[in-house]
RNA sequence: AGGGUUUGAUCCUGGCUCAGGAUGAACGCUGGCGGCGUGCCUAACACAUGCAAGUCGAACGGUAAGAUCUCGCUUGCGAGAUACACGAGUGGCGAACGGGUGCGUAACGCGUAUGCAACCUACCUUCAACUAGAGAAUAGCCCCGAGAAAUCGGGAUUAAUACUCCAUAUCAUCCAGUUUUUACAUGAUUACUGGAUUAAAGCUCCGGCGGUUGAAGAUGGGCAUGCGUGACAUUAGUUAGUUGGUGAGGUAACGGCUCACCAAGACUACGAUGUCUAGGGGUUCUGAGAGGAUUAUCCCCCACACUGGUACUGAGACACGGACCAGACUCCUACGGGAGGCAGCAGUAAGGAAUAUUGGUCAAUGGACGAAAGUCUGAACCAGCCAUGCCGCGUGCAGGAUGACAGCCCUAUGGGUUGUAAACUGCUUUUAUACGGGAAGAAUCCCCUGUACGUGUACAGGGUUGACGGUACCGUACGAAUAAGCAUCGGCUAACUCCGUGCCAGCAGCCGCGGUAAUACGGAGGAUGCAAGCGUUAUCCGGAUUCAUUGGGUUUAAAGGGUGUGUAGGCGGGACAAUAAGUCAGCGGUGAAAUCUUUCGGCUUAACCGGAAAACUGCCAUUGAUACUGUUGUCCUUGAGUACAGUUGAGGUGGGCGGAAUGUGUAAUGUAGCGGUGAAAUGCUUAGAUAUUACACAGAACACCGAUUGCGAAGGCAGCUUACUAAGCUAUUACUGACGCUGAUGCACGAAAGCGUGGGUAGCGAACAGGAUUAGAUACCCUGGUAGUCCACGCCGUAAACGAUGAUUACUCGUUGUUGGCGAUACAUUGUCAGCGACUGAGCGAAAGCAUUAAGUAAUCCACCUGGGGAGUACGUUCGCAAGAAUGAAACUCAAAGGAAUUGACGGGGGCCCGCACAAGCGGUGGAGCAUGUGGUUUAAUUCGAUGAUACGCGAGGAACCUUACCUGGGCUCAAAUGUAAGUUGACGUAUCGGGAAACCGAUAUUUCUUCGGACAAUUUACAAGGUGCUGCAUGGUUGUCGUCAGCUCGUGCCGUGAGGUGUCGGGUUAAGUCCCAUAACGAGCGCAACCCCUACUCUUAGUUGCCAGCAUGUAAUGAUGGGGACUCUAGGAGAACUGCCUACGCAAGUAGAGAGGAAGGUGGGGAUGACGUCAAAUCAGCACGGCCCUUACGUCCAGGGCUACACACGUGCUACAAUGGCCGGUACAGAGGGCAGCCACCACGCGAGUGGGAGCGAAUCUCGAAAGCCGGUCUCAGUUCGGAUCGAAGUCUGCAACCCGACUUCGUGAAGCUGGAAUCGCUAGUAAUCGCGCAUCAGCCAUGGCGCGGUGAAUACGUUCCCGGGCCUUGUACACACCGCCCGUCAAGCCAUGGAAGCUGGGGGUACCUGAAGUCGGUGACCGUUAAGGAGCCGCCUAGGGUAAAACUGGUGACUGGGGCUAAGUCGUAACAAGGUAGCCGUACCGGAAGGUGCGGCUG
Repeated sequence: AGGGUUUGAUCCUGGCUCAGGAUGAACGCUGGCGGCGUGCCUAACACAUGCAAGUCGAACGGUAAGAUCUCGCUUGCGAGAUACACGAGUGGCGAACGGGUGCGUAACGCGUAUGCAACCUACCUUCAACUAGAGAAUAGCCCCGAGAAAUCGGGAUUAAUACUCCAUAUCAUCCAGUUUUUACAUGAUUACUGGAUUAAAGCUCCGGCGGUUGAAGAUGGGCAUGCGUGACAUUAGUUAGUUGGUGAGGUAACGGCUCACCAAGACUACGAUGUCUAGGGGUUCUGAGAGGAUUAUCCCCCACACUGGUACUGAGACACGGACCAGACUCCUACGGGAGGCAGCAGUAAGGAAUAUUGGUCAAUGGACGAAAGUCUGAACCAGCCAUGCCGCGUGCAGGAUGACAGCCCUAUGGGUUGUAAACUGCUUUUAUACGGGAAGAAUCCCCUGUACGUGUACAGGGUUGACGGUACCGUACGAAUAAGCAUCGGCUAACUCCGUGCCAGCAGCCGCGGUAAUACGGAGGAUGCAAGCGUUAUCCGGAUUCAUUGGGUUUAAAGGGUGUGUAGGCGGGACAAUAAGUCAGCGGUGAAAUCUUUCGGCUUAACCGGAAAACUGCCAUUGAUACUGUUGUCCUUGAGUACAGUUGAGGUGGGCGGAAUGUGUAAUGUAGCGGUGAAAUGCUUAGAUAUUACACAGAACACCGAUUGCGAAGGCAGCUUACUAAGCUAUUACUGACGCUGAUGCACGAAAGCGUGGGUAGCGAACAGGAUUAGAUACCCUGGUAGUCCACGCCGUAAACGAUGAUUACUCGUUGUUGGCGAUACAUUGUCAGCGACUGAGCGAAAGCAUUAAGUAAUCCACCUGGGGAGUACGUUCGCAAGAAUGAAACUCAAAGGAAUUGACGGGGGCCCGCACAAGCGGUGGAGCAUGUGGUUUAAUUCGAUGAUACGCGAGGAACCUUACCUGGGCUCAAAUGUAAGUUGACGUAUCGGGAAACCGAUAUUUCUUCGGACAAUUUACAAGGUGCUGCAUGGUUGUCGUCAGCUCGUGCCGUGAGGUGUCGGGUUAAGUCCCAUAACGAGCGCAACCCCUACUCUUAGUUGCCAGCAUGUAAUGAUGGGGACUCUAGGAGAACUGCCUACGCAAGUAGAGAGGAAGGUGGGGAUGACGUCAAAUCAGCACGGCCCUUACGUCCAGGGCUACACACGUGCUACAAUGGCCGGUACAGAGGGCAGCCACCACGCGAGUGGGAGCGAAUCUCGAAAGCCGGUCUCAGUUCGGAUCGAAGUCUGCAACCCGACUUCGUGAAGCUGGAAUCGCUAGUAAUCGCGCAUCAGCCAUGGCGCGGUGAAUACGUUCCCGGGCCUUGUACACACCGCCCGUCAAGCCAUGGAAGCUGGGGGUACCUGAAGUCGGUGACCGUUAAGGAGCCGCCUAGGGUAAAACUGGUGACUGGGGCUAAGUCGUAACAAGGUAGCCGUACCGGAAGGUGCGGCUG
């Protein structure tokens, strides 16, 4: 200090989340020791038992127990005594401290600072004075009685430091008078005089200890005040003792504290009152700080003591371990009555995730009492329990590689890792264990001795006193011996592999993992982090500048009020003076201690503890300073305003007038349609429409001017004119003299729609009706049409009320246009003020953009925002006639929602361009039969794959067996093949026979070679198998397609915060990102083109197997022969074409020209060649390969069957339907290939397929070989002399074998079919069409397929509007899985929280009335008291509690009901995003299953 997470990527806004620290914690796993702390956060729930407040005999009467002594004696009993001691009792002091808890309390409760001239204070200290006399009782003890008990009643007697009376009395109190000093308002104070009133207690060792009064101190308290101290305004008004006064009462004291009377006040937007929550502070945690949170332990204050009330006693209480009453609860009871209060320490039950021992001691510290010894003390000090926290220590250290063995894990089988880890060697002994020693904390009091004064005080010495505890600590022995876990390992975040699982089980703080190769689940190995702990959960702060004082924002992300006016408030021009409130400085007081910080010290260290310092940022007082702010005073003019003059405008309100258009009416002319639409129809019209003309009437709106114009605060305002009225601007600087700015609440205005009352109604027009469209059409379109639109008056108060930009003031570069003034001028022109616009700098901004009309730089004031949804909803309140408006949540839910810009993709957006894309043509397919492939069906099996374009005569370039992977049946199991090593054997094989469908099994026969080393073969064993089983979504390789489309990128530079852009865009041009020009780009790469092959022309070289012009020979005939190289041809080389030349256009590139030349002309024709990438495209069955699976089988062998099935559907083809033809006869011309298990001349036979002979040729030599064509003939338009399917018969060939299931031949048979619906395919020239030939595979062939070859050989293209596909630029986008996208609402289902609701049921508080205990107070008091004082009793006021009543507030629940949220694959539509197919959205009204539609006005997002 930051990180993760919205996107394809980017920047921003913004939330969520993580890393840190902390805790009175809890839970899970684990656990060696010690020190120091901490330990019911929940039920202020209920409590068994024990203890927690007593003490004093030196106050008293006394003597129940004990001790000592004496006596008696029934030796364990009685009596007496004691200056031993003491139960119970009287009395004194204490019990108001200490200890606990946090219910209540939002308060002078707490904190801080003051005041009391308005007060009290036992014990303690100091000072002064006094302590005289008298009396009556009472408890106890004794006796009697009631009761179960608690307890109570009666009688007799008795004491005191208990009680009463009385004397005395100052510096006490009160009254009166005189007087001093003085303050802060009432006042305070000094001195004196007189009068009145009130005291006391004794004990004693004679030292003293007490007692009373007064004054003072100290301590502790009481009261008052300033300031500070929660939430909610969906709590806005509250209050009758209330606020004040006078008087009285009361109190320690002031005071409405209480009462009587009088007045009507008091508090409140600076938040009263109400509701909810809460003890406050020092502190603690966190944070850089400011802050935020917190109030356990320790300290201070407060409140409380079962709940509520009350007083008594006392110095002090309205009293935790006191009293009385009421209530709830528990217990005892003899049923009549009684007892109790752990929020003291332990402990129990309950609650809860959760919190300890019914311990020891008063040794220390402190407290109460006492003269003291001492007693008491669950305060305290200690111990026990708990890893609950902090701190410290240990579980060894060093060496040790063959990197050991084994194990586990991984692996490429080489190894790696665990790992110097271990073993082993040496060393140490903290700790544990055993034994031994052994503290400090102790000073006192008291006792003894001594010293100084003197039997008491002060001091000195000695003695005595330890719960903890035989503890800390120290020593010795022993031996590595007694001691390591937890979490994590996808990113954030340090740490990686294997196996299992297979969207299952599970994980998860966020993002997210898991659907067969999971570093994310579970296990293992390894690693990382921390360590006697480690993780998880909960909570707080931080990070979060994410409530922003430090330190945020508001054009578009959330956020400027619709506009003005103006109250409170906030802020405010210049000069001088005064003051000193704010401000600043000095000084004083305080800010308790502890805590924090620094430093020093004590425990071996640390935690911990102690000393000192600093700090406590605060408050108060005082002295000073006076710049600024405030206040007061005097002045000023520049802010603001007024006046005078001029001027501007759709500014406002009321009245009058006008023409055009529309509609209607009347009249006329006139005749068949009009109207409307994409096309129609509804509608109107022969009863005369529409059209035209004239006249009349009505209402509404004001063309042109008109604009980027003007005016107004905004909404808004438009014919002309008039009356009234408001405003701005300019000029003059005349007047006032800061009068100003902003503005919560308030008030006023406020489009459209809407509401009320009354008018009006031409046009338009929600709703509604009809017609269309459509799957539907509650819409868009059309015909009608009501409210409304208009006027008057009154409501409503909202809009995308927008510049999505609050008002005011000041400052800050420029260019240009325009409106209204004024000035200078000459009509150009120019200066200045106030507006309205455009562009562009600096600056700002996330960017887009803004930019003197700021979104720049500053100041003041107001308003508003704080993730999305739920929701501008619910409830409450206010307003409204209503519609509704304003204010305005929560539960729940998500990890995003959003802004700007970028790259793509897409658009029923735009522009440009190309392609057999359309068009123009030719020929097909779709109809028939057949072939072939596919789907489907069937089947034991019909093996598998390919499935829009880019599967379907595809893998397959050849399924009868084989192939073959499928099915049925029969066999084999280290195996069908091969290798290595070892052992054994002489076999194996062959032949025959038997079984069998064969494979195979069984039987018989036969049986090696040798140089003896072995070779060969078989068999056995071991190791290596095999799989057309799965995954093409794990892969390699190969392939299809976009597409032979012109694109795809890079380096450097530049621009941008960045994604990215530029280059690659623009203007031309091209087949082309081809080239040229321009240019913040300059270059380059992969593609294009070219280089390569074939073909077209020429030249040259060469001349066999090819050729034959000339010469010669020969034949019936043939380059047959001699020869020849001329020609063709063959096959090597070279040339040729480049817009090179001309003309036109053009800057150029280039284009055009039937141009010239040329065999070829503008890439001549064809081929090969396929950029970055897309489709998880295809293929694990061609091959290879990871992983998984099978192993007497998913391997392998064999026979038979199947892949050839057949109602049907589709694709691709063949043959046809005929005369441009069929058939018959004759006749001509290729190219490219193939050939020895072959091609086969020639001869013979057969109608023929073929057969039998038989030369040549491994081939420019031999051989396979054309058809259409041409010449004749015939057929004559018909299901035919077309067509050949199907079927029958007979054959040929291949092959082990043609039944399923071959091809061919001959004869016979002679089906459908007469040119093919919607639709659809190919082709732009040697092309289409048509004709045949060859080859691969192959025994043969289902080939009409595929791949090649040549022969003959067309038609058409105006053109780019449209369909399809593609390229470039641009635009919009809510898409990025990219339009086969995204996405809205109803309905249906499940779950969740929530609103309303007849009611039902709680809670706290208030009000009114009734009743009213205890108790204080007041009155009375015939009874008690010898009298009296006083009291009992009675009466009254107040009051806890109880009851009744009506309201208000706030919970729970509730049939039913409303919407909301969430939930892989439900229904209906398609509203939004592109012009989203009717632009969208806002307000309002109506309507509709739903999104929504329509009307009116507004906005551009």
The prediction has a mean pLDDT of 83. Small-subunit ribosomal RNA from a marine sediment metagenome, 1501 nucleotides, folded computationally. The sequence is in RNAcentral, with records from SILVA.